A computed fold for a 1452-nucleotide RNA from uncultured spirochete, annotated as small-subunit ribosomal RNA. The source organism's lineage runs through Bacteria, Pseudomonadati, Spirochaetota, Spirochaetia and Spirochaetales. The RNAcentral record of the sequence draws on Greengenes. The coordinates come from a structure-prediction model, not an experiment, and the mean pLDDT is 85.
RNA sequence: UUAGAGUUUGAUCCUGGCUCAGAACAAACGCUGGCGGUGCGUUUUAAGCAUGCAAGUCGAACGGUAACAGGCCUUCGGGUGCUGACGAGUGGCGGACGGGUGAGUAACACGUAGGAAUCUACCCUCAAGUCUGGGACAACCUGGAGAAAUUCAGGCUAAUACCGGAUGUGCUCUACGGAGUAAAGAAUUUCGCUUGAGGAUGAGCCUGCGGCUGAUUAGCUUGUUGGUGGGGUAAAGGCCCACCAAGGCGACGAUCAGUAGCCGACUUGAGAGAGUGUACGGUCACACCGGAACUGAGACACGGUCCGGACUACUACGGUGGGCAGCAGCUAAGAAUCUUCCGCAAUGGGCGCAAGCCUGACGGAGCGACACCGCGUGAUUGAUGAAUGCCGAGAGGUUGUAAAGAUCUUUUCCUAGUGAGGAUAAUGACGUUAACUAGGGAAUAAGCCCCGGCUAAUUACGUGCCAGCAGCCGCGGUAAUACGUAAGGGGCGAGCGUUGUUCGGAAUUAUUGGGCGUAAAGGGCGUGUAGGCGGCCUUAAAAGUCUGGAGUUAAAGACCACAGCUUAACUGUGGAAGUGCUUUGGAAACUGUAAGACUAGAAUCUAGCAGGGGUAAUCGGAAUUUCUAGUGUAGGGGUGAAAUCUGUUGAUAUUAGAAAGAACACCAGAGGCGAAGGCGGAUUACUGGGGUUAAGAUUGACGCUGAGGCGCGAAAGCGUAGGUAGCAAACAGGAUUAGAUACCCUGGUAGUCUACGCUGUAAACGUUGCACACUUGGUGUUGGGCCAUUAGGCUUAGUGCCAAAGCUAACGUAUUAAGUGUGCCGCCUGGGGAGUAUACUCGCAAGAGUGAAACUCAAAGGAAUUGACGGGGGCCCGCACAAGCGGUGGAGCAUGUUGUUUAAUUCGAUGAUACGCGAGAAACCUUACCAGGACUUGACAUAUAGUAGACAGGCUUAGAGAUAAGCUCUUCUUCGGACUGCUAUACAGGUGCUGCAUGGCUGUCGUCAGCUCGUGCCGUGAGGUGUUGGGUUAAGUCCCGCAACGAGCGCAACCCUUGUCGUAUGUUACCAUCAUUUAGUUGGGGACUCAUGCGAGACUGCCGGUGAUAAACCGGAGGAAGGUGAGGACGACGUCAAGUCAUCAUGGCCCUUACGUCCUGGGCUACAAACGUGCUACAAUGGUUGGUACAAAGUGACGCUACUUCGUAAGAACACGCAAAUCACAUAAAGCCAGCCUCAGUUCGGAUUGAGCUCUGCAACUCGAGCUCAUGAAGUUGGAAUCGCUAGUAAUCGUAUAUCAGAAUGAUACGGUGAAUACGUUCCCGGGCCUUGUACACACCGCCCGUCACACCACCCGAGUCGGGGAUACCCAAAGUCGUUAGUCUAACUUCGGAGGACGAUGCCUAAGGUAUGCUUGGUAAGGGGGGUGAAGUCGUAACAAGGUAGCCGUA
Repeated sequence: UUAGAGUUUGAUCCUGGCUCAGAACAAACGCUGGCGGUGCGUUUUAAGCAUGCAAGUCGAACGGUAACAGGCCUUCGGGUGCUGACGAGUGGCGGACGGGUGAGUAACACGUAGGAAUCUACCCUCAAGUCUGGGACAACCUGGAGAAAUUCAGGCUAAUACCGGAUGUGCUCUACGGAGUAAAGAAUUUCGCUUGAGGAUGAGCCUGCGGCUGAUUAGCUUGUUGGUGGGGUAAAGGCCCACCAAGGCGACGAUCAGUAGCCGACUUGAGAGAGUGUACGGUCACACCGGAACUGAGACACGGUCCGGACUACUACGGUGGGCAGCAGCUAAGAAUCUUCCGCAAUGGGCGCAAGCCUGACGGAGCGACACCGCGUGAUUGAUGAAUGCCGAGAGGUUGUAAAGAUCUUUUCCUAGUGAGGAUAAUGACGUUAACUAGGGAAUAAGCCCCGGCUAAUUACGUGCCAGCAGCCGCGGUAAUACGUAAGGGGCGAGCGUUGUUCGGAAUUAUUGGGCGUAAAGGGCGUGUAGGCGGCCUUAAAAGUCUGGAGUUAAAGACCACAGCUUAACUGUGGAAGUGCUUUGGAAACUGUAAGACUAGAAUCUAGCAGGGGUAAUCGGAAUUUCUAGUGUAGGGGUGAAAUCUGUUGAUAUUAGAAAGAACACCAGAGGCGAAGGCGGAUUACUGGGGUUAAGAUUGACGCUGAGGCGCGAAAGCGUAGGUAGCAAACAGGAUUAGAUACCCUGGUAGUCUACGCUGUAAACGUUGCACACUUGGUGUUGGGCCAUUAGGCUUAGUGCCAAAGCUAACGUAUUAAGUGUGCCGCCUGGGGAGUAUACUCGCAAGAGUGAAACUCAAAGGAAUUGACGGGGGCCCGCACAAGCGGUGGAGCAUGUUGUUUAAUUCGAUGAUACGCGAGAAACCUUACCAGGACUUGACAUAUAGUAGACAGGCUUAGAGAUAAGCUCUUCUUCGGACUGCUAUACAGGUGCUGCAUGGCUGUCGUCAGCUCGUGCCGUGAGGUGUUGGGUUAAGUCCCGCAACGAGCGCAACCCUUGUCGUAUGUUACCAUCAUUUAGUUGGGGACUCAUGCGAGACUGCCGGUGAUAAACCGGAGGAAGGUGAGGACGACGUCAAGUCAUCAUGGCCCUUACGUCCUGGGCUACAAACGUGCUACAAUGGUUGGUACAAAGUGACGCUACUUCGUAAGAACACGCAAAUCACAUAAAGCCAGCCUCAGUUCGGAUUGAGCUCUGCAACUCGAGCUCAUGAAGUUGGAAUCGCUAGUAAUCGUAUAUCAGAAUGAUACGGUGAAUACGUUCCCGGGCCUUGUACACACCGCCCGUCACACCACCCGAGUCGGGGAUACCCAAAGUCGUUAGUCUAACUUCGGAGGACGAUGCCUAAGGUAUGCUUGGUAAGGGGGGUGAAGUCGUAACAAGGUAGCCGUA
């Protein structure tokens, strides 16, 4: 002392990025803010600064006396340095410390450990001395210049200022003879001065090692590297100079560029590390920018000097002054950082003998929640669980013991008082100090963020893809736990959030601790340099290594312990640690080094054997094309089909001959060789490599790998010269197509071939670097060897396949590893942008190599899974096709829909799965629509309170009616009320919206055979298995097999109808026998039909065959029925956000004198056009006239209606029967038997129209049906296309019913007549199972690419233009050091000649400046270029399935 989570998918595992939770901060911003302690506070602009202060001191060095105080004298004007003191000056020491900042600096700057050639004021110790002279200069006085700053001339003067002489312990130099060289006094305690030696302190110099980035910076260097001799410095040294030599540095990264003060330490982290260098401490550098020296012990000097520059201030325009990166403070900048405070009381520093003076160092206070730490905002009690708020399924819940109330306390706060320590005798800025005492009074004191997941914490309302949120995923389009507000809750708390930065999580740069077959990633291949690594034995030394001692690793910090502030933060004391470096002993296994030996690695030699290894030359046959000649005649060629093309000037075909170039059938193989690319007819020459055998011989570690380098390197391409048969980019033509710059066809040039050069890339792939070792088996094959000789076995080197362990995300791999290890190299670090831009190198060019960023996304990706899909495959089924029959599509009409129209043409249904559908009946009503007229507790429901007693009915009037007015008739009661009207309130009402909020119901896939579960097993997992397989079936039906065994929902069966029989019962049904009759009418019968019950029957049960002895199938018997007998009802898991809020129900929203309700009239019936579904036809299998036969199933009282009569008829009148096996509707029709019609727009067809009627109904105008007479349209079998049907079916014929006053060609039922065809599963459509591919999962109506157009964003190029920086050459050259000179001046000394000094002149160097050149970097830019992103744009459809031409890589 090591924690994870969200996000790629329909789901899974992996890879991989993005994001979050933690800690920290010199922080800032938002909201909020009680107190105290301790710290910290311009990170930006080394930008500029007003004002004040930050370094002075010494009278005990000196001459003195400007100011102040005192004394003395005084002529009261004043004088006097006499005293305390002291301005200015001379002189000494200090202004090199302290304080600030981090610009520069990649360097001995820093850190650490060492070193030798040095200096060191003040301080300490020791030794010696302190003798004697001299001349000046300030101050001062006088005079002058100037605006000022300041300055000039003359005169006077002192010293611890300056200069001689003496002495020389010593010191320095020395040619060892000698030479040179000091001093200062002031004072009375003592402080100084000079010389020398030593110490201490501080400083200078040198070296090893250590710590940034870039190679798109690869070469740098001429004082450069070294030597000799000088100079210079305190001191080594090219530090400088002269000469000589030609070196020195660099892939272990020089040079250049960028960035940066370094360290102790700080933050984070388990650690290793990563990031940082604020405060405190050490060190360096700097002081407006650049250069320079002076003084000094020390500086090249922050508050000194000189010069240049920029800026700024004063000016009398002549000149002159300034430097806050000291403390405060100001301006600007910025997201952002304080008082122009107090004091020298403490600590420390300077000067001084001291008193003392100075000290923005420092000690303190102030401001700032900026950080850390501590305290508080009250405590106990208090249920009626108050009120308010919020929610509510209206019970209640929650806010909540929370409040109020009661009792208590006083940290804090206020008032008053006392009062340490910092101080030792004195001296306290802080200071209204800390602390203590007394009194007062719950009094003065709580917010911020969050509540979809990650992540602790949820409800209501508002909003309605708007407003907004968002760290990531993502929320919001009318029921938002995600926005806003409220209530409640969670977290932290004088703070809380946000933003930014760093570390962590991130093993996401992997030393600890990752990878590279397919996810990103093995170099195309070899050879080999540097480097890295390296067999075995002995000895030596001891570099690495191990071990002991010593030194150092400053203090502070961190850790441990103890201690001091009431605690803590903070602080003090002690300890341990400090992984590093140095030094010194020891050890010798391992690595390295040196020497010597060895043969197992490696290599060489000898001999035989294998091979498409390479290069060159020669030769060969088949084929193709062309040419020549012959034969021969009309086509050939080509395609999906064609055409272009070719051919009567003779093709194609065929025969013979000739020419040319390229490639080498069979052999041929999972085979051979090569490093890879690659290599294939034969022969010869030259030549590289490999394997094997030999207990062979030789060398003796010579080895492995290999950054750079060098070489090889398919195809395409390039250059030069050849060659060119075939093929064939470009190109041309023909097709295809919407287009077709393609795919197909006919031609055809580069090229393909050779030689010599270049290019240097490929999906250069085993997508797998090279070498060595080890590790379970099987089975092929090639070369060599051995044993054995049919077979076979062993060994070695290759080359394949299949499996074990192991590994792997899985797929897979597996002695040819992707296993286990070692060594070395290359490469990767999210997708896109992009292998692009730029720069450089190479190339003739094309281009190749190296190779970014801005910006953008939250993914991109691998493997496997389940589905879905495929113009993938296999098997199977279905009126799916085919075989048939009849239709639709053409006509007229009916009906529905669209569209249009309209005041309204109400609404819904819209591919299959809407359209004779909701509607199984729109003249009014229905009715929902429109116009107009009316009503408002309402047309309808419930309840309460009040009031009136009626209401209803009938009649009259007005009105279109609703309605209104009047008249008439007029209550019941158990006195509670019932009923009705009116008033008031709750409420009613809505066919208003949302079928994408819903229930229920329904359609469809589909009556398709499927859909699942439990346990087990397999897989990391999604998932699989079962359910797949072999058969079989209508069927996941059944059988067999099987890591599965069972089960459920479906299938089937059970249910209904129908088909046969038996039995029971016979009225209204039936009638054989008996009787009767017009008539089952009546008696009778219970046989038959029929009806209604109950049973039987069919199960592959039986036989034969096939099959696996199964399931089952085929055939047969029997049977009314045979393999599900026929038909119906019945519809698995689910799909389509399918349909329906207008059947009904219902959440939410909306309307409430109207979107509710009533009424009249109109509309839903419109009509240019289009579509669906039907009816009737087009005729002779017919029409028409007459006669005649046979059903089933229904319906009937608001009804069906017989019979009879009337009417041409629809119908009317009258009226029997029947609530029905009794009566009625009710004649069934096609059929059958006869007659006419004779192929025509007709004796077909009946639309349309006219006239007249009938019926229903308040009412047939808009807008009903029917009848009669007349009229007599289109239509002569229907284009492309398309529908139904497999047997009592299609077709055809009629009948009934529901709805209904009336109104079917529709719907639903019923029966009559009653076919044809099915070879078969290639094709179309739909479906099932298995399998395969997938970049699809909203699932192919999928996904997805590129141009163009538009908008925005960043980038690249860019004529130019504006800057920055470095460099080089030259010009000019300030101040200044050093050197030279001797023009001018000159107190001390002098041997009197000078020496020395100053000024001047001059040389070298040199800042700034200038000119020129080139490099580098940044800003801006007309225009150009590609890239990214964007909602529904345009054009095509390249990829994903065989993606419809398999795809992809390199090249043109």